[in-house]
């Protein structure tokens, strides 16, 4: 950089000693112990493996295949740009504001290349 996925799932102990949830705003978690590291345990997304079908491309299934990566508070915790839309309010109009709903992006994470 490209592609795919992101409302599912899964924590205890030890060391440590104040931060953490990417960023910003919000809202949370945290001395009933944050980050980080270690041990053990767990989850099953992608890859791999296996089975079946197929000439093949490929498709379907399997975790009683946990091997590689990954993950184990909250929807990627929510929102972020843009567009459509409902309600209320403001305004002479154009339109604006607040609250809510839907779509598509961006950003991020993970995997594969």
């Nucleotide at each position: 950089c490209u592609c795919a996925u992101c409302g599912a799932g899964a924590g205890u102990g030890g060391u440590g000693g104040a931060g953490g949830g990417a960023c910003a705003g919000g809202c949370c978690c945290u001395g009933c112990g944050a980050a980080a590291c270690c041990a053990c345990a767990g989850c099953a997304a992608c890859c791999g493996g296996c089975u079946c079908g197929g000439c093949a491309a490929c498709g379907a299934g399997c975790g009683u295949c946990a091997g590689g990566u990954g993950c184990u508070a909250a929807a990627u915790c929510c929102u972020g740009c843009u567009u459509c839309u409902g309600a209320a309010g403001c305004a002479a109009u154009a339109g604006c504001u607040u609250c809510g709903g839907g779509g598509c992006a961006a950003a991020g994470a993970u995997g594969a290349g």
Predicted 3D model of a 113-nucleotide RNA (SAM riboswitch aptamer (S box leader)) from a soil metagenome. RNAcentral holds the sequence, with entries from MGnify. The coordinates come from a structure-prediction model, not an experiment, and the mean pLDDT is 83.